This is a predicted structure of a 75-nucleotide RNA (transfer RNA) from a soil metagenome. RNAcentral holds the sequence, with entries from MGnify. It matches the Rfam family "tRNA". Gene Ontology term of the family: triplet codon-amino acid adaptor activity. Rfam classes the family as a transfer RNA. The coordinates come from a structure-prediction model, not an experiment, and the mean pLDDT is 83.
RNA sequence: GCCGGAGUAGCUCAGUUGGUAGAGCGCGCGCACUUGUAAUGCGCGGGGUCGUCGGUUCGAGUCCGACCUCCGGCU
Numbered sequence: 001g002c003c004g005g006a007g008u009a010g011c012u013c014a015g016u017u018g019g020u021a022g023a024g025c026g027c028g029c030g031c032a033c034u035u036g037u038a039a040u041g042c043g044c045g046g047g048g049u050c051g052u053c054g055g056u057u058c059g060a061g062u063c064c065g066a067c068c069u070c071c072g073g074c075u
Stems, first nucleotide, its partner, number of pairs: 001074007010025004019058001027045006051067005
């Protein structure tokens, strides 16, 4: 230098065809359990400019372009 993959919540990841951004774990609160804590179980809640900047579109996490970071391959 060229090719391919990945980047979404604190972490691990979904989101398949463009149409309300989600799950699990963790975190906070409440309840149950306990003599009382911890642990455990149940319920509720908060948490995101979807890597950056542009473009297309009525509408972009999703399509297009450039760039950044990480991983792998070729030379």